Record summary
The RNA shown here (small-subunit ribosomal RNA) has 1519 nucleotides and comes from an uncultured bacterium.
[in-house]
RNA sequence: AUUAGAGUUUGAUCCUGGCUCAGAACGAACCCUGGCGGCGUGCCUAAGACAUGCAAGUCGUGCGGAAAGGCCCCUUCGGGAGUACUCGAGCGGCGCACGGGUGAGUAACACGUGGGUAAUCUACCUGAGGGUCUGGGAUAACUCCGGGAAACUGGGGCUAAUACCGGAUGAGACCACAGCGUCUUCGGAUGCAGCGGUCAAAGAUGGCCUCUCCUUGGAAGCUAUCGCCCGCAGAUGAGCCCGCGUCCCAUUAGCUAGUUGGCGGGGUAACGGCCCACCAAGGCGACGAUGGGUAGCUGGUCUGAGAGGAUGAUCAGCCACACUGGAACUGAGACACGGUCCAGACUCCUACGGGAGGCAGCAGUCGGGAAUUUUGGGCAAUGGGCGAAAGCCUGACCCAGCGACGCCGCGUGUGGGAGGAAGUCCUUCGGGAUGUAAACCACUUUCAGGGGGAAGAAAGUCCGUUUCGGCGGAUUGAUCCAACCCAGAAGAAGUCACGGCUAACUCUGUGCCAGCAGCCGCGGUAAGACAGAGGUGGCUAGCGUUGUUCGGUGUCACUGGGCUUAGAGCGUGUGUAGGUGGAAAGGUACGCGUCUUGUGAAAUCCCCCGGCUCAACCGGGGAAUUGCUCGACGAACCGCCUUUCUUGAGGCAAGUAGGGGUGCGCGGAACUCUUGUGGAGCGGUGGGAUGCGUAGAUAUCAAGAGGAACGCCGGCGGUGAAGACGGUGCACUGGGCUUGUCCUGACACUGAGACACGAAAGCGUGGGGAGCAAACAGGAUUAGAUACCCUGGUAGUCCACGCCCUAAACUAUGCCUACUAGGUUGUAGGAGUUCUGACGCUUCUACGGCCGAAGCAAAAGUGUUAAGUAGGCCGCCUGGGGAGUACGGUCGCAAGGCUAAAACUCAAAGGAAUUGACGGGGGCUCACACAAGCGGUGGAGCAUGUGGAUUAAUUCGAAGCAACGCGCAGAACCUUACCUGGGUUUGACAUGCACGGAUGGGCUCCUGGAAACAGGGUGUUCUGCCCGCAAGGGUGAAACGUGCACAGGUGCUGCAUGGCUGUCGUCAGCUCGUGUCGUGAGAUGUCGGGUUAAGUCCUAUAACGAGCGAAACCCCUGCCGUUAGUUACCAUCGGGUCAUGCCGGGAACUCUAGCGGGACUGCCGGUGUUAAGCCGGAGGAAGGUGGGGAUGACGUCAAGUCCUCAUGGCCUUUAUGCCCAGGGCAUCACACGUGCUACAAUGGCGACUACAGAGCGACGCAAUACCGCGAGGUGGAGCCAAUCGCACAAAAGUCGCCCCAGUUCAGAUUGUAGGCUGGCAACUCGCCUACAUGAAGGUGGAAUCGCUAGUAAUCGCGCAUCAGCCAUGGCGCGGUGAAUGUGUUCCUGAGCCUUGUACACACCGCCCGUCAAGUGAUGGGAGUCGGGAGUACCCGAAGUCGGAUUGCUAACCCGCAAGGGAGGCGUCUGCCGACGGUAAGCCCGAUGACUGGCACUAAGUCGUAACAAGGUAACCAAU
Repeated sequence: AUUAGAGUUUGAUCCUGGCUCAGAACGAACCCUGGCGGCGUGCCUAAGACAUGCAAGUCGUGCGGAAAGGCCCCUUCGGGAGUACUCGAGCGGCGCACGGGUGAGUAACACGUGGGUAAUCUACCUGAGGGUCUGGGAUAACUCCGGGAAACUGGGGCUAAUACCGGAUGAGACCACAGCGUCUUCGGAUGCAGCGGUCAAAGAUGGCCUCUCCUUGGAAGCUAUCGCCCGCAGAUGAGCCCGCGUCCCAUUAGCUAGUUGGCGGGGUAACGGCCCACCAAGGCGACGAUGGGUAGCUGGUCUGAGAGGAUGAUCAGCCACACUGGAACUGAGACACGGUCCAGACUCCUACGGGAGGCAGCAGUCGGGAAUUUUGGGCAAUGGGCGAAAGCCUGACCCAGCGACGCCGCGUGUGGGAGGAAGUCCUUCGGGAUGUAAACCACUUUCAGGGGGAAGAAAGUCCGUUUCGGCGGAUUGAUCCAACCCAGAAGAAGUCACGGCUAACUCUGUGCCAGCAGCCGCGGUAAGACAGAGGUGGCUAGCGUUGUUCGGUGUCACUGGGCUUAGAGCGUGUGUAGGUGGAAAGGUACGCGUCUUGUGAAAUCCCCCGGCUCAACCGGGGAAUUGCUCGACGAACCGCCUUUCUUGAGGCAAGUAGGGGUGCGCGGAACUCUUGUGGAGCGGUGGGAUGCGUAGAUAUCAAGAGGAACGCCGGCGGUGAAGACGGUGCACUGGGCUUGUCCUGACACUGAGACACGAAAGCGUGGGGAGCAAACAGGAUUAGAUACCCUGGUAGUCCACGCCCUAAACUAUGCCUACUAGGUUGUAGGAGUUCUGACGCUUCUACGGCCGAAGCAAAAGUGUUAAGUAGGCCGCCUGGGGAGUACGGUCGCAAGGCUAAAACUCAAAGGAAUUGACGGGGGCUCACACAAGCGGUGGAGCAUGUGGAUUAAUUCGAAGCAACGCGCAGAACCUUACCUGGGUUUGACAUGCACGGAUGGGCUCCUGGAAACAGGGUGUUCUGCCCGCAAGGGUGAAACGUGCACAGGUGCUGCAUGGCUGUCGUCAGCUCGUGUCGUGAGAUGUCGGGUUAAGUCCUAUAACGAGCGAAACCCCUGCCGUUAGUUACCAUCGGGUCAUGCCGGGAACUCUAGCGGGACUGCCGGUGUUAAGCCGGAGGAAGGUGGGGAUGACGUCAAGUCCUCAUGGCCUUUAUGCCCAGGGCAUCACACGUGCUACAAUGGCGACUACAGAGCGACGCAAUACCGCGAGGUGGAGCCAAUCGCACAAAAGUCGCCCCAGUUCAGAUUGUAGGCUGGCAACUCGCCUACAUGAAGGUGGAAUCGCUAGUAAUCGCGCAUCAGCCAUGGCGCGGUGAAUGUGUUCCUGAGCCUUGUACACACCGCCCGUCAAGUGAUGGGAGUCGGGAGUACCCGAAGUCGGAUUGCUAACCCGCAAGGGAGGCGUCUGCCGACGGUAAGCCCGAUGACUGGCACUAAGUCGUAACAAGGUAACCAAU
């Protein structure tokens, strides 16, 4: 100093695991925006090409000189002479090897670090020492003559030097020789003196004349400074060598001939195969050689808690390069960025002969690119070169310019100012937000602007002076600039986000469109996720996006991960290298530890101090630099050396069990074949068929043949390393276990490569072949059936030999060792106990199982046979798919095996467990669910609803059960929502405001019209409230008109909603609190055993309680009591009538309707767990819920309804509102549902005769009576109803006819004539009556519905709606009144428990493969094109080196001379050698007709493989 997480797999959970985000950074780029300053920084791409200018010169104190300028002299004004203030060109010296740029190449002693050089060099500089003597010959410049377009160049002549050369001297250096000493790594190094040989030099400038010579003054000389020569030493710089470190690929495993070493030479400053000749055959490599790819390295930089990871811009160190390739020269230093030569490409000039060039220096241009600046100023400073110096040069450098590219700092104002202006936005319309924000008032003036200009960056240099310390004067600034003054809030704010992660929310628009998106995901009409707006949040001269790196990511795990089931243990063993290794002692000091030496450049980071107003930035000091290294000490541990030990390991001996292995024999059962008997079928299946059989099957007897496999014993029992091994005998053979006072003495463990074994299938050769049986054939099944089933059947299965080498080769669990509770059981052996033995009991070892403590684990589970605790070694994993695939390599006869990617694509894939749901899973149980019955539907006709079709419209809704006689408990008009036409616009209806004028309303008449409506007239009548006697006054309601707000909508959305309803289902379930268990989802309770109609009750119990449901409470009904008797009743008493509770009366009965009682498994017996309960019985009107009704838990179906009602939003407003007439909802080839009536004799018809209940009635029910065949009409008693009426109940009963037929059944259809409507109106389109007509229909295919008792069936009656009615519907009422079942196999549905699951939108689920379409990337591919590295050979520039030389040649030598010699130049030639060429291959990339698979893509085709027993259990491998 220091460690943060989040989103996303699921219905939910835990885990595994990937993807994604929040952070920091940048030489950045892009979008929007942009006030100022400081400090930094700026071609990351084409090491692409470059116009133009500049980037290395300097020295006259080295030299001869004088082109130009100055000065001066002369002049014929053309010019000439001089001087040296100065200086072009030239000779000469030093520099040009520094500085500056770039990162192409390079995987290397290139770099870093630490060493070595006794194997070396070093110009300029420093120190000390010694010298600087004497001669000589040339040559540029210059001049003359030539060549050339130019670049340039040839020849003649003159000349100088610090240029060049000879000689002398030698302190010294070098070489050779021998001697002595010191050190030594024994190679050598070094010191001393000796002898011999070799080797130097240059002068320039200033001053001075005492001596010498000419003599104004100079020369020589002396002196000062600067040079020069020789060696020595130092400093600096450089060369070479070594240890260690330095990326990826093994789908690169072998590489190497100067290669490795030696001897001798050459070469170099220097060691060395650096080069050469000869000799030897070495050298490197899994500790990764060789090859391929990529890359300048480092200090550092970014990130990170760190360890690490990434990176190598700016600054600094090193290296490499300079258009590309090669080469040397000069020099102290180069194989040389702005030098030379050659080759090549490119560009430019050209008179076509030939020349010139190299920005990866600074600017700048083009190009490339997402992208990177001025053709600026200055040498004032710092530094460098030259010079004695002045000075000159310096695109190094210092500055300025451009760019928000980065970091840092500042500003865009400050204070006051409303319960709060305007505008805008939202709104529940009340208000809220923007917001003290603005306006307004007061104040300030940083920065920018204008003025202003101090100090500083200045040190030096020159001159003068000096006591040599210094002092004085003059002079040098490219660039930057403080204080101070002036004016006025004046000139200065954006950008991104606002669904979660993640701080920040609303409105409008849009409507799976347009779009957003980092991940999850938003958008299909109410979008906080798109777009705009308002508001808010974040940052701020910036903000956001993109790219890249690290982090998060413990997601490669050294710190710090894993491998039973998630990805991951090689199928198994033997064993090499390697890694690891028992006990004791002694030694050593490799590792290790402590201290120490040197180094770890500076800068950076960190700390302290300081300088710019602060900061960034900069200066000083310190620390750090975890590394390498020198030396010393230590000796526990590791290693090494030596000695010893026995416990690990092995051996030996005695026993012992065993399907361990190999070979050779033998055996019985079954099967098939051959034969006999026999005589019609057999066989096979779900059922059949193919097949076999009268040519004799099946069956059965006997004998024989053949091949394969070994029943019982047999066992979670044995053996083996695994695969695997099973009748039995013999032979050979491996291993284990037990026991032992024996032996060896760590000999051990693991094990990369390697080697061996390795089920089944398969392959090769040769046998064998009974049964079984891929392929194949046939038969079935099926929509199909290349399957499942059946009949056959070949490889194969068997043997021998040789291959293959894979499996879900599984304990999905590598091997070895040690330790850590137990219990139980089996197998093999041993010991003890007992006198012995048996049986027991106790105990030891090994092996095989089960259950379990602790612990571990995501859980399931595991648990001395670990998945616990530790150690050792090996193997393997790193999201899913692509893919165990392609390519390459290797093995194989082949099939194929082993090794093993990428592009692309997805946000998951996965494990365990949980709750549901589901299953052609299981168990238990229920229901008219089936069965047993009765009656129907489906066939007919009609009614009604629906679909469809039709139509101007046939309004709309309802859609499996749970739409379809449903909304509709009443469509001729109305209803009515639909259509056509007509009309109307504040409206048919509500409220408010304003204005109008007192109006206005009812009745009545007229015109047009279909009406609505429009227009007009007459008369009459009504008209509020207040004051007031009245006259009258005031006001203005209702209403009307005009205008404005608004009304209205059966318009849309039931997927925005409320309410109501259906359904599962009157099924028995659904939950909660507390506790407990589980990491958790959750579980428990609610499960188990009984029982019930019931989660009803009991019992048991980590649960104890509770709630909503069930039950009960409520209503009707069944029995009784009591109270009360009118309109009901009438037993007794009385009266009356033809008769009748008709009357008086009665209160008994029936009944009515109030209140009570009654039934509770209460009693008895049995059974049951002692219980709950069940069975039977008694009593009772009723018995185990007496019957019926109402009552419907948590929830499900986005179930139904916006057209009952209510309601959000949207739409409409002279219309989608409102009014009216007519039409439609009633159409009709057809299809379905629900019903009615029938098909007849248990019937029909006629006549006669009985017995209900519940209702309804004033807009009404209507009697008696009369009329009509009848519907009905006339009429009106009575009744607001226990009073009167509707109102006759019908089936039934009695009698008669019909006689089995389309009928005396059935009644459709049609005609005629009527009736009714408190209907305006019955054409579309009502009901009823009478007469006539008399259709289909003879009991209904597949299929299907209802019902368990007062039920089904059958019979009629009533009511709602309603003028009437299409009612055969609905809702009720009573009459008559059965049959069957006492079971749960099956169908359907339901409940509980359990099981499996890949389902959770939950099986109407999920999901696989081919084919078809589109897109993308990729493999193969006849080939084609390009690039790279090498090999062999050819050619051979420049150039070094070697050789030759008849050409040319001043210095030196010989020579009197001529000439010769040495040397040089030139020329020729040999080796090497770049470019180029030829040849055969290798590697990489691009492309390629065609072709293979792969991935992705709302609604394509075919099937149904998998998930449930997935309907043939699935899966693995092979064929």
It matches the Rfam family "Bacterial small subunit ribosomal RNA".